RNA sequence: UUCUUAUCCAGAGAGGCGGAGGGAACUGGCCCUGCGAAGCCCGGCAACCAUUAGGAUAUUCCUAACAGGUGCUAAUUCCAGCAAUGAAGAGAUUCAUUGCAAGAUAAGAA
Numbered sequence: 001u002u003c004u005u006a007u008c009c010a011g012a013g014a015g016g017c018g019g020a021g022g023g024a025a026c027u028g029g030c031c032c033u034g035c036g037a038a039g040c041c042c043g044g045c046a047a048c049c050a051u052u053a054g055g056a057u058a059u060u061c062c063u064a065a066c067a068g069g070u071g072c073u074a075a076u077u078c079c080a081g082c083a084a085u086g087a088a089g090a091g092a093u094u095c096a097u098u099g100c101a102a103g104a105u106a107a108g109a110a
Base pairs, nucleotide, nucleotide: 001110002109003108004107005106006105007104008103013042015041016040017039021032022031023030026081027080028079029078043073044072045071047070048069049068051065052064053063054062055061056060077102082099083098084097085096086095087094088093
C1' cells in the first nucleotide's frame, strides 16, 4: 500500500511548552480558535486486541476488571454530496428514514 471482517449518536483536562491556524481530501454549509489553533509533553478515556475473573443456550457469546499492544481525548465520522422511500410546499426547496460511497480505528491476510 491492497484485500477481508467488525465498529463508528458512549467516554475522556480551567495542566505545561508552543505560537496561527484547525475541523481527512474536494465542493457546499456550519463551527472551533489570542478567553490561545496545529504540534509535542503530561494527564485522562476504554472501542478493538491481549490478559484476569465470573456466567451462558459454549470451537462461540455475555458481563466485569485491567491499561500490556494499538487507538482516542469540541460538535454523530460536525452536517450534506450518490440512490431509494415518506412528509411539507404552487415552486425553488426543506425535513425525516434507509442504503451506498468516502473516511477513521482495530484484528487478520497478501
Model confidence (mean pLDDT): 84 of 100. The RNA shown here (SAM riboswitch aptamer (S box leader)) has 110 nucleotides and comes from Piscibacillus salipiscarius JCM 13188. The organism belongs to Piscibacillus salipiscarius, within Bacteria. The sequence was found by an Rfam model in a public genome assembly.